[in-house]
RNA sequence: AGAGUUUGAUCCUGGCUCAGGAUGAACGCUGGCGGCAUGCUUACCACAUGCAAGUCGGACGGGAAGUGGUGUUUCUAGUGGCGGACGGGUGAGUAACGCGUAAGAACCUGCCCUUGGGAGGGUAAAACAGCUGGAAACGGCUGCUAAUACCCCAUAGGCUGAGGAGCAAAAGGAGGAAUCCGCCCAACAAGGGGCUUGUGUUUGAUUAGUUAGUUGGUGAGGCAAUGGCUUACCAAGGCGACGAUCAGUAGCUGGUCCAAGAGGAUGAUUAGCCACACUGGGACUGAGACACGGCCCAGACUCCUACGGGAAGUAGCAGUGGGGAAUUUUCUGCAAUGGGCGAAAGCCUGAUGGAGCAAUGCUGCAUGAAGGCAGAAGGCCCACGGGUCAUGAACUUCUUUUCUCAGAGAAGAAAAAAUGAUGGUAUCUGAGGAAUAAGCAUCGACUAACUAUGUACCAACAGUCGCAGUAAGACAGAGGAUGCAAGCGUUAUGCGGAAUGAUUGGGCGUAAAGCAUCUGUAGGUGGCUUUUCAAGUCCGCCGUCAAAUCCUAGGGCCCAACCCUGGAUAGGUAGUGAAAACUACCAAGCUGGAGUACGGUAGGGGCAAAGCGAAUUUCUGGUGGAGCGGUGAAAUGCUUUGAGAUCGGAAAGAACACCAACGAUGAAAGCACUCUGCUAGGCCGAUACUAACACUGAGAGACAAAAGUUAGGGGAGCAAAUGGGAUUAGAUACCCCAGUAGUCCUAGCUGUAAAUGAUGGAUACUAAGUGCUGUGCGUAUCGACCCGCGCAGUGAUGUAGCUAACGCGUUAAGUAUCCCGCCUGGGGAGUACGUUCGCAAGAAUGAAACUCGAAGGAAUUGACGGGGGCCCACACAAGCGGUGGAGCAUGUGGUUCAAUUCGAUGCAAAGCGAAUAACCUUACCAGGGCUUGACAUGCCAUGAAUCAUCCCGAAAGAGAGGAGUUCCUUCGGGAACGUGGACACAGGUGGUGCAUGGCUGUUUUCAGCUCGUGCCGUAAGGUGUUGGGUUAAGUCCCACAUCGAGCACAACGCUCGUGUUUAGUUUCCAGCAUUUAGUUUGGAACCCUGAACAGACUGCCGGUGAUAAGAUGGAGGAAGGUGAGGAUGACGUCAAGUCAUCAUGCCCCUUACGCCCUGGGUGACACAUGUGCUACAAUGGCCGGGACAAAUGGUCGCGACCCCGCGAGGGCAAGCUAACCUCAAAAACCCGGCCUCAGUUUCGAUUGCAGGCUGCAACUCGCCUGCAUGAAGCUGGAAUCGCUAGUAAUCGUCAGUCAGCCAUACGGUGGUGAAUCCGUUCCCGGGCCUUGUACACACCGCCCGUCACACUAUAGGAGCUGGCCAUGUCCCACGUCGUUACCUUAACUGCAAGGAGGGGGAUGCCGAAGGCUGGGCCAGUGACUAGAGUGAAGUCGUAACAAGGUAACCGUACUGGAAGGUGUGGCUG
Repeated sequence: AGAGUUUGAUCCUGGCUCAGGAUGAACGCUGGCGGCAUGCUUACCACAUGCAAGUCGGACGGGAAGUGGUGUUUCUAGUGGCGGACGGGUGAGUAACGCGUAAGAACCUGCCCUUGGGAGGGUAAAACAGCUGGAAACGGCUGCUAAUACCCCAUAGGCUGAGGAGCAAAAGGAGGAAUCCGCCCAACAAGGGGCUUGUGUUUGAUUAGUUAGUUGGUGAGGCAAUGGCUUACCAAGGCGACGAUCAGUAGCUGGUCCAAGAGGAUGAUUAGCCACACUGGGACUGAGACACGGCCCAGACUCCUACGGGAAGUAGCAGUGGGGAAUUUUCUGCAAUGGGCGAAAGCCUGAUGGAGCAAUGCUGCAUGAAGGCAGAAGGCCCACGGGUCAUGAACUUCUUUUCUCAGAGAAGAAAAAAUGAUGGUAUCUGAGGAAUAAGCAUCGACUAACUAUGUACCAACAGUCGCAGUAAGACAGAGGAUGCAAGCGUUAUGCGGAAUGAUUGGGCGUAAAGCAUCUGUAGGUGGCUUUUCAAGUCCGCCGUCAAAUCCUAGGGCCCAACCCUGGAUAGGUAGUGAAAACUACCAAGCUGGAGUACGGUAGGGGCAAAGCGAAUUUCUGGUGGAGCGGUGAAAUGCUUUGAGAUCGGAAAGAACACCAACGAUGAAAGCACUCUGCUAGGCCGAUACUAACACUGAGAGACAAAAGUUAGGGGAGCAAAUGGGAUUAGAUACCCCAGUAGUCCUAGCUGUAAAUGAUGGAUACUAAGUGCUGUGCGUAUCGACCCGCGCAGUGAUGUAGCUAACGCGUUAAGUAUCCCGCCUGGGGAGUACGUUCGCAAGAAUGAAACUCGAAGGAAUUGACGGGGGCCCACACAAGCGGUGGAGCAUGUGGUUCAAUUCGAUGCAAAGCGAAUAACCUUACCAGGGCUUGACAUGCCAUGAAUCAUCCCGAAAGAGAGGAGUUCCUUCGGGAACGUGGACACAGGUGGUGCAUGGCUGUUUUCAGCUCGUGCCGUAAGGUGUUGGGUUAAGUCCCACAUCGAGCACAACGCUCGUGUUUAGUUUCCAGCAUUUAGUUUGGAACCCUGAACAGACUGCCGGUGAUAAGAUGGAGGAAGGUGAGGAUGACGUCAAGUCAUCAUGCCCCUUACGCCCUGGGUGACACAUGUGCUACAAUGGCCGGGACAAAUGGUCGCGACCCCGCGAGGGCAAGCUAACCUCAAAAACCCGGCCUCAGUUUCGAUUGCAGGCUGCAACUCGCCUGCAUGAAGCUGGAAUCGCUAGUAAUCGUCAGUCAGCCAUACGGUGGUGAAUCCGUUCCCGGGCCUUGUACACACCGCCCGUCACACUAUAGGAGCUGGCCAUGUCCCACGUCGUUACCUUAACUGCAAGGAGGGGGAUGCCGAAGGCUGGGCCAGUGACUAGAGUGAAGUCGUAACAAGGUAACCGUACUGGAAGGUGUGGCUG
């Protein structure tokens, strides 16, 4: 310090997630020791048992123990004193002077310190004794008694009061004594406490008003003291947008954790303060309490009871139950520190010191060290060679922290002695022996660390992205590796990263975000100069912010953690002194901001009134006579009762053509015929005046398109709704015919729009040139122009700069300042609830649960478009001939079957794999057989191999007897072959073409596909490859931030076309001879054949083009612009095809999914379809005669001649291993004849009979021949195919495969031989450029809504239940304070009666709990209802994205199963 995740890729915005350190933690696995800490975060739930506050006999009377008795001693119930207000626990309540911090004045203070004074008389009641009540707790009556208990008087000081005067103290004890300890009054100090104030201290405005002793005053009361603290009267205040009140939550702080810091979170342990003590209330005592281990009352719960009544309060220490993921021993000692009492000894002390339990945390140590390669065994991996675990182990040597045993043994004790719980602990010494001691998590990326096996979208994993559908580095176990280590992981929580709430430190044109616009209140901010002052500001000094913590310098435990001592920063706050620049204040001035006056000026600025004309519709009259209207095409509609058309007249309402403009004006909405009246603002100019009067603006107010709404008018045209006609699968739409609200006016309401520049307002500064509007000046002129300089506005370029990019750019989205508004992931949702406004429609404000890991912006490359431009192609058009109809052949689907083997399925499967299914082939089926196998290698035994015969059998196979003895040799044996045996293995046309190689198809013979370098861009990428021409072509030329290159194109190579040279046999024959015959001599001129060359390159010419590339015309030439044809197929696409050509991973079968054999099947047949053949006839059919090819093949072959047969063919047989012989006849064509338009002398299917050939075999299932038979078919609907010249069409001919052939197929070959191309509008396909995109699996894309089903959370809901809060009212417990004429009473007074004073009872105010009442808020639940969200393969449509097929969207209204449609106004996104 960052990283992962949106995309095909990129940049940005933006969320989600991770890496860090932390914890009073918990859980899982594991666990050796020590030190120091820490340990109910949940139920302020309920508690058994024990302990946690007593002490003093030197205050007092008595009693008891002990002793024979006295004395001494000890113990003590009771009276009395001091202490139980400290210490210890907890955090329920509390948003408060509760706490923090800093101040203050009207107070109190036991014990302790200091100082000054002082102490003279009486009375009673416990205990006790007797009597007595009660179960108990606990009492009652009578009698006796002491005190440091209580009381009166006197007096001091003190207090009150102006004064007179009044009120008002005391106690003794111990000691032989000195003396000591106490008591009373007063004053001071310290420490402690009470009170007041400034300031800080959580969330919500969907809580905006609140308060009645409330705010203040006076009098009185009360208190330690101020005070509405209480009361009577008076006044009407007090608080609040700087957030009162209400509601939620919460003890506060020093501190703790995180963070670079600012800051965020938190408040365990420890320290300070507060509050509480079963729940609520109350007072008493006291210096101090409204009191944790005190009292009274009420309530709930528990316990005891003799049912009459009583008792208790662990949020003290242990402990129990319960709750919970979860938190310890019913331990020890007062030795230390501290506390209470006491004169003291001492007693008490669950405070505290210690131990125990728990890896809960921090910290330290150990689990051995050195050597040791046969690289052991074993595991795992493997390419089978090896590698790795691994010097790791074993083994050798050494050490003893720790451990066990034995011995010694502390400090802490406070400088005499005594006193140690801890503890026989820490520590030390000796002995023993490597001995007692390693796990956990992870290993796809983030993130360090990888392999094999198993599993097969299953089981599982997962923090995010994601992984798993048969080769998983992601699951599971294993080997290995990595990280940390007595721990390691997981979970939870808070901070960080997150600049993701931004003060430091973010944004708002398009990503979320500028209020529709303006006026203006509070507030915030504010021009120049000079004073005053010192609030802000800045500087110095002083006080304080407890200690601890943090930091730092040292020190102590062996180190560390831990502990001790000292020091210190920044910051807050209070006081004080100084400074005066800036801000504020005071005062005075200025004119550059702002405003007023004056003179001009432009304008659809606003309001009101009046008026013209064109058009439309209606009415009326005339002419006229058949249609009009409307559409893609139609129909509904109007019309002979006279439409439409045309002319005249009349009426009505609404809107204002041309001018008109990127022009004007207004704050925005908006605003346009003409004229008049009233009125607001702007701009320009010059001169005066005021003197900061300014900017912004929360609330508030004004205005605000269209639609809508209320009332009254008006209503021509248009037109939601609605009706009808079309279209359509449907058409609640688009189109058409009608048509109502509405649109218009007046007066109100509503208050919203894509109210947009998607850009708040103001001010200042920052290049340039240019257009327009308004206005002024200069120059010039007679004047208008021209030219130059300003101000205000409005456009289009563009520099710097900014921006994610697009873009903005003096009209900023630049550079700065001020003020306001708004944003913080998408959806849910601008929804619900609440509130305000509205007549309503609705508007404003405005969540959460739940769900996803994205949603989004800009730009890039593709792909796509029922977008555009350019271009090409038998793509269309122009033509010729077909298919689709018939019959047959053949392939496929389907069906059937024991089997009809398998594959190929739009173009790019279907006369395809198959260049030949009778057996074989053959993979299929039935049956019969074999099991190391039909085939390969290795081992053993045996025999040569081989050949023919017989027998069983359908064959495979089995059996029998014979013939036969190979080659090499070092004589051991070996080679080949056959048979038998055992095991490794063979074998598989079994699966997966979606695991693959190879091969192939297609796009496509389309012209494209890329790279290096440079440049541009943040980047993906672009440029080059685009543009202007041209080409068949990314072919070439020119231009150009590119310059070059590669694969394709072209060219080279093959065939055909011309010529030359050369060579002439098996070829040829001009001339000369010759023959039946190029037959022979001869020749090589010609044809032909083989080889080698030449030739064609836009080379030449004309015009054209840009002086280019080229194109066009011509010449020459056999051939002319690639001469014709073939081969040749870039980068890629289609998970295209093929595991059945072959090869091959993995899986599967192994007496069978292998192998052999016979027979059958692949040839089935209601049907559908592809490709062909033959035809339908006269451009023909038949008969006779005649002519002309090319290219092939041939010895298991082609086979002439001759003979036989009607023929297929047969017989005999020459020649030929082929330019020699042969298949071989070419056919269309030509000549002659017949047929005469018909199912025919057309067509030839089908069927019968008779034959031929091949072959072991011709039934299923071959071909051919002859005779006979003579079906459909008379040119083929919708649709569709091929072809641009030697082509189509037509005519034969040959080969391969092959015994034969189902070949009409396929591949060659020649003969005859056309028509048409105006052209690119349209259909299909393709290329380039451009444009839009919400697509990228790329339009066979994406995607919206209803309905149906399942689940989830939410809202409403008649209500029901519970909690909290306050109000009103009734009843009032205990108790304080009052009142009291009743009862009672020791001290004092009085001779007495009495009095003073006290107590009780009664009563008044206040008043907890409780009752009643109507409210507010919150929570739970609820029949039913509603929308929302989510969910691999449901239904209906297709709204959006391309011009998305009617451009989309916003507001509003109506309407429809649904998306949606339509009207009206707006926007361009």
RNAcentral holds the sequence, with entries from SILVA. This is a predicted structure of a 1469-nucleotide RNA (small-subunit ribosomal RNA) from Pinus tabuliformis. The coordinates come from a structure-prediction model, not an experiment, and the mean pLDDT is 86.